[in-house]
Context: one part of a larger RNA
RNA sequence: UAUGCUUGUCUCAAAGAUUAAGCCAUGCAUGUCUAAGUAUAAGCAAUUUAUACAGUGAAACUGCGAAUGGCUCAUUAAAUCAGUUAUCGUUUAUUUGAUAGUUCCUUUACUACAUGGUAUAACUGUGGUAAUUCUAGAGCUAAUACAUGCUUAAAAUCUCGACCCUUUGGAAGAGAUGUAUUUAUUAGAUAAAAAAUCAAUGUCUUCGGACUCUUUGAUGAUUCAUAAUAACUUUUCGAAUCGCAUGGCCUUGUGCUGGCGAUGGUUCAUUCAAAUUUCUGCCUAUAUCAACUUUCGAUGGUAGGAUAGUGGCCUACCAUGGUUUCAACGGGUAACGGGGAAUAAGGGUUCGAUUCCGGAGAGGGAGCCUGAGAAACGGCUACCACAUCCAAGGAAGGCAGCAGGCGCGCAAAUUACCCAAUCCUAAUUCAGGGAGGUAGUGACAAUAAAUAACGAUACAGGGCCCAUUCGGGUCUUGUAAUUGGAAUGAGUACAAUGUAAAUACCUUAACGAGGAACAAUUGGAGGGCAAGUCUGGUGCCAGCAGCCGCGGUAAUUCCAGCUCCAAUAGCGUAUAUU
Numbered sequence: 001u002a003u004g005c006u007u008g009u010c011u012c013a014a015a016g017a018u019u020a021a022g023c024c025a026u027g028c029a030u031g032u033c034u035a036a037g038u039a040u041a042a043g044c045a046a047u048u049u050a051u052a053c054a055g056u057g058a059a060a061c062u063g064c065g066a067a068u069g070g071c072u073c074a075u076u077a078a079a080u081c082a083g084u085u086a087u088c089g090u091u092u093a094u095u096u097g098a099u100a101g102u103u104c105c106u107u108u109a110c111u112a113c114a115u116g117g118u119a120u121a122a123c124u125g126u127g128g129u130a131a132u133u134c135u136a137g138a139g140c141u142a143a144u145a146c147a148u149g150c151u152u153a154a155a156a157u158c159u160c161g162a163c164c165c166u167u168u169g170g171a172a173g174a175g176a177u178g179u180a181u182u183u184a185u186u187a188g189a190u191a192a193a194a195a196a197u198c199a200a201u202g203u204c205u206u207c208g209g210a211c212u213c214u215u216u217g218a219u220g221a222u223u224c225a226u227a228a229u230a231a232c233u234u235u236u237c238g239a240a241u242c243g244c245a246u247g248g249c250c251u252u253g254u255g256c257u258g259g260c261g262a263u264g265g266u267u268c269a270u271u272c273a274a275a276u277u278u279c280u281g282c283c284u285a286u287a288u289c290a291a292c293u294u295u296c297g298a299u300g301g302u303a304g305g306a307u308a309g310u311g312g313c314c315u316a317c318c319a320u321g322g323u324u325u326c327a328a329c330g331g332g333u334a335a336c337g338g339g340g341a342a343u344a345a346g347g348g349u350u351c352g353a354u355u356c357c358g359g360a361g362a363g364g365g366a367g368c369c370u371g372a373g374a375a376a377c378g379g380c381u382a383c384c385a386c387a388u389c390c391a392a393g394g395a396a397g398g399c400a401g402c403a404g405g406c407g408c409g410c411a412a413a414u415u416a417c418c419c420a421a422u423c424c425u426a427a428u429u430c431a432g433g434g435a436g437g438u439a440g441u442g443a444c445a446a447u448a449a450a451u452a453a454c455g456a457u458a459c460a461g462g463g464c465c466c467a468u469u470c471g472g473g474u475c476u477u478g479u480a481a482u483u484g485g486a487a488u489g490a491g492u493a494c495a496a497u498g499u500a501a502a503u504a505c506c507u508u509a510a511c512g513a514g515g516a517a518c519a520a521u522u523g524g525a526g527g528g529c530a531a532g533u534c535u536g537g538u539g540c541c542a543g544c545a546g547c548c549g550c551g552g553u554a555a556u557u558c559c560a561g562c563u564c565c566a567a568u569a570g571c572g573u574a575u576a577u578u
Base pairs, nucleotide, nucleotide: 001574002573003572004571005570009448011446015441016408022406023405024404026403027402028401031064032063037061038060043056044055062427071361072360073359081281082280083279086276087275090274091273096269097268098267117146123139124138126136127135128134156177157176158175159174160173163170164169178237180233182231183230184229185228186227187226202211203210204209217224239263241262242261243260244259247257248256249255250253283332284331291323292322293321298320299319300318301317302316303315304314305313336358337357338356340351341350342349343348363384364383366381367380368379386397388395389394414439416438417437418436422435423433424432425431454484455483457480458479459478460477461476462475463474464473465472466471491511492510493508495507521567522566523565524564525563526548527547532562534561535560536559537558543550544549
């Protein structure tokens, strides 16, 4: 693990892994809205401040999620995985913390900024097809959809430089300078002291001379962080958004200014991760696996491409390497790995599909879109294998999600209820969730422990005391188709509790025990091995018996009755394993 017989209670609770990662009817399992993106529903509601709107709100657009979860173990043997490293070799929606005055184009006559554009759904109406979550044409209308597009300081620096005038030269003016992208260049220092001379040259000069302060983060380590210059770019971002309050200032203009917080947004960090990566470690076989790899990358180098990034990952050109009796390579595995489980002196041996972690997969391969994230399958596209509907033209499909069915088999549950708990997701306190919980099935395992307890009487003992014997007393064991009242839950059940609602448990009124029940079984009784030399039947037959054996007419072993033994709500059998 399966199966046979049996089964009252309480708690707990595994469960289509093994065989077919075989096939699936039906239903459900992923959707989502706040004061705060978009409402003229010809929707509802009327009630009170609402003649732009204002409450609620189907649909639809938009945003986000759908890459989590759940299932399974087919593949897979240095692969996965475990422990341990690395990323100075990368990406990262979200979370949290920081973070943006530079956008126009040469500047008298302009360009909405108190805010610009058009086009589409829902909707209306006309339709097509046998058919689908198919859609066409026409007519409207929104935005945080889509696409455009202004505003704003001062300084400093750099480049050019009309002029003036050869001095130690100095200058009006013009342009550029946010952030991101790509490329190139530069800085990003620092191992120690003192002086002299030559040349060029700067600042201050009392024209003798003097030179003093000179900035530089991090790491074990960088071409790091950071900064600068020159350019580059179908020029990224730099808010035309939404909700609540409504205040202050006057020059009373529907003027100026202003709070809280929502959404968005660039870069940096953070978080959640991811992806690669170092070292060590794996079952089997008497090698009837001894050589393997390299044409088409095998091992290394250089360059490029590709990638988020490293790398023969790919390409070009070179080199000829790399592994191996310390078992390479090949084969097998009824092989996902580990945490773990069983066993138990120690050492070991066997198991691990299965609730936690990691991996892989969604009928088989392959390819891809979207996206921060997928080589996604409750996404798409082909092919193969299955297979559904059809009016035969076409159309649709993927339960190794939850139920359920067929098949397979020794072998495995309900087409139930619910989001109340635990959590997750979304625009979100509200919705959704076969994640999950709750019942049902359930002798997989495991826990506690009913099926009686106590008297009296009778009988039979035992010890002690008195005993002259019959015996008596006392204390106490058992056996009884005699009797006695007490005790109780199994069950039933008002009620409350429990629960999302129930069931059950836990509580609890009322019922509820005398043998014919409310009745314990399963195996055994020759030995091993605990318990019959009882009775009837059978007669080497039927049968039993793990093994030894039993049975041929007195069977301790068969079939029965009685009695007894073992374990006991369980016990037997088969198999695997220690």
A computed fold for a 578-nucleotide part of an RNA from Saccharomyces cerevisiae W303, annotated as small-subunit ribosomal RNA, 5' domain. Its Rfam family is "Eukaryotic small subunit ribosomal RNA". Its family is annotated with structural constituent of ribosome and ribosome in the Gene Ontology. RNAcentral holds the full RNA, with entries from SILVA. Model confidence (mean pLDDT): 82 of 100. Lineage of the source: Eukaryota > Opisthokonta > Ascomycota > Saccharomycetes > Saccharomyces cerevisiae.